């Protein structure tokens, strides 16, 4: 340089293929329970979806550039 995977609450990932309400788990926080903790239950709060741009009535999902991470291949002088 060239494929190919990934980037989504704090972490870890789903969702994307087939556009149409953003979700789980762990974590925080509050209650309930307990003499009191843990566990369990039950509720809450936290997202510019890695960034512009197009298409669309409507984009995490689709096109296009581009940044990051990880993985693999080549070749020139």
């Nucleotide at each position: 340089g060239c494929c190919c995977c990934g980037g989504u609450g704090g972490c870890u990932c789903a969702g994307c293929c087939u556009g149409g309400u953003a979700g789980a788990g762990c974590g925080g926080c509050c209650g309930c329970u307990u003499g009191g903790u843990a566990a369990g239950c039950g509720g809450c709060a936290g997202g510019u979806c890695c960034c512009g741009g197009g298409u669309u009535c409507a984009a995490a999902g689709c096109c296009c550039g581009g940044c990051c991470g990880g993985g693999g291949c080549u070749c020139c002088a």